[in-house]
Predicted 3D model of a 76-nucleotide RNA (transfer RNA) from a Paludibacteraceae bacterium.

RNA sequence: CGAGAAGUAGCGCAGUUGGUAGCGCACCACGUUCGGGACGUGGGGGUCGGGCGUUCGAGUCGCCUCUUCUCGACCA
Repeated sequence: CGAGAAGUAGCGCAGUUGGUAGCGCACCACGUUCGGGACGUGGGGGUCGGGCGUUCGAGUCGCCUCUUCUCGACCA
């Protein structure tokens, strides 16, 4: 430098045909227990790496850009 993949809640991951974003674990409260663990019930937490655009409407489509990984090339 080129190609490909990935980026969504603290962590790991879904998200269909574009229609106001979900699951598990974790966290908080309560209950059961002497307590812990475990289980049950309820709850909080993300604007989707960033920017611009298309659209009535974008996590989803287009362009630019950042980071990480893989492969290749180049230099030595």
It matches the Rfam family "tRNA". Gene Ontology term of the family: triplet codon-amino acid adaptor activity. From the family's description: Transfer RNA (tRNA) molecules are approximately 80 nucleotides in length.